[in-house]
RNA sequence: GGAGUCGGCCAGACCGUCGCAGUGUGGCAACACGCUGAGGAAAGUCCGGGCUCCGCAGGGCAGAGCGCGAGAUAACGUCUCGGCGGCGUGAGCCGACGGACAGUGCCACAGAAAACAAACCGCCGGCCCCCACCCUAACCCUCCCCCGCUUGCGGGGGAGGGGAGGGAGGGGGUGGCAAGGGUGAAAAGGUGCGGUAAGAGCGCACCGCGCGACGGGCAACCGCUCGCGGCACGGAAAACCCCGCUCGGAGCAAGACCAAAUAGGGAAGGGACGCCGCAAGGCGUGACGCGCGGCCCGCGCGCCUUCCGGGUAGGUUGCUUGAGGUGCGCGGCGACGUGUGCCCCAGAGGAAUGACGGUCUCGGUCGCAAGAUCCAGACAGAACCCGGCUUACCGGCCGACUCCAUCU
Numbered sequence: 001g002g003a004g005u006c007g008g009c010c011a012g013a014c015c016g017u018c019g020c021a022g023u024g025u026g027g028c029a030a031c032a033c034g035c036u037g038a039g040g041a042a043a044g045u046c047c048g049g050g051c052u053c054c055g056c057a058g059g060g061c062a063g064a065g066c067g068c069g070a071g072a073u074a075a076c077g078u079c080u081c082g083g084c085g086g087c088g089u090g091a092g093c094c095g096a097c098g099g100a101c102a103g104u105g106c107c108a109c110a111g112a113a114a115a116c117a118a119a120c121c122g123c124c125g126g127c128c129c130c131c132a133c134c135c136u137a138a139c140c141c142u143c144c145c146c147c148g149c150u151u152g153c154g155g156g157g158g159a160g161g162g163g164a165g166g167g168a169g170g171g172g173g174u175g176g177c178a179a180g181g182g183u184g185a186a187a188a189g190g191u192g193c194g195g196u197a198a199g200a201g202c203g204c205a206c207c208g209c210g211c212g213a214c215g216g217g218c219a220a221c222c223g224c225u226c227g228c229g230g231c232a233c234g235g236a237a238a239a240c241c242c243c244g245c246u247c248g249g250a251g252c253a254a255g256a257c258c259a260a261a262u263a264g265g266g267a268a269g270g271g272a273c274g275c276c277g278c279a280a281g282g283c284g285u286g287a288c289g290c291g292c293g294g295c296c297c298g299c300g301c302g303c304c305u306u307c308c309g310g311g312u313a314g315g316u317u318g319c320u321u322g323a324g325g326u327g328c329g330c331g332g333c334g335a336c337g338u339g340u341g342c343c344c345c346a347g348a349g350g351a352a353u354g355a356c357g358g359u360c361u362c363g364g365u366c367g368c369a370a371g372a373u374c375c376a377g378a379c380a381g382a383a384c385c386c387g388g389c390u391u392a393c394c395g396g397c398c399g400a401c402u403c404c405a406u407c408u
Stems, first nucleotide, its partner, number of pairs: 001404010012360007020037007039379001043390002046388005051251004063247005068082005083097001084095004098242002103240002106235002120181002122177003126174006133167003139162011189207006208231001209229005214223003255317004265308006272285005288302005324343008363374004
């Protein structure tokens, strides 16, 4: 200098004018003044908790989620440190990472065969059949020579041909093998030597694998340690399933309080008549309409006044001081915990957080430069509150580390 990895941070600053919301003070009020007023994700609403109401003896089934170990935490599917596997030269990054001899099922296409292994090409021996070549005993056929005579037969010799079989080869059948080829995402350990008809953990050595011991580690797990086993156990659980752990439901439109009009609920009294009383009122009788088929009894409903209670509109509250932020110290590799000092940091409810102007700065474009010019520009905006995850994002800053090249 270039290329990269990880972690953290900023998200324009200041001034003026006008405006909006909350709040404090003053004021009868109108209003005035002061203070405060979006984010790193306020987003998606995907996890976890607080809070609130409802449900709940305890246990089980079903269902859902999670799944290497240890820890952090209020809790988590989050985070930290570690193990294992994969990727990268490396800093680092990624991983639904329990169980496939508990059981059931699955493995497309291709391929002989996809799991109690199998045999397409291939390799190989014996046997059987066929083809053609070489050799040939016995034996058979033909011809020639000699002898004998029963003149067409016997004996001897020779030549040619056939011939079971043997040798070497080809094809087919039957059988052995799983080394090689070929298929596939995946083919039943790998390399070498021996062995064999050819082969094969068939035997051996090394590597790998499994089991046990020993050692290290809290553990996951690890081991240039020792022994045993020729090796038995393909993949997939993001198939059902098995094992372990966790889980009651709904949500601030939760919930609490105050409380009109109208309708409905409950209680008391009233209506019509009689008596007593000056009156307020008291006492007594018990009328009318409708319904229960008609009648009697009984019951219910119907009118007016007052009171009570529930609920609606509306209002108040829940509402923001909290697992809060931050400086320093201490403990811890770390997530984090703890002590102490300081700080208060939006609380609306159709919902405020805005507009304009000026100065400067970051950045973009042009220019060798001086400078000119453009614009604050990205993603996006609280709604009960927190911890996470995920997603979006203009431009820029800081720290640690890695690799390459060059110089000293």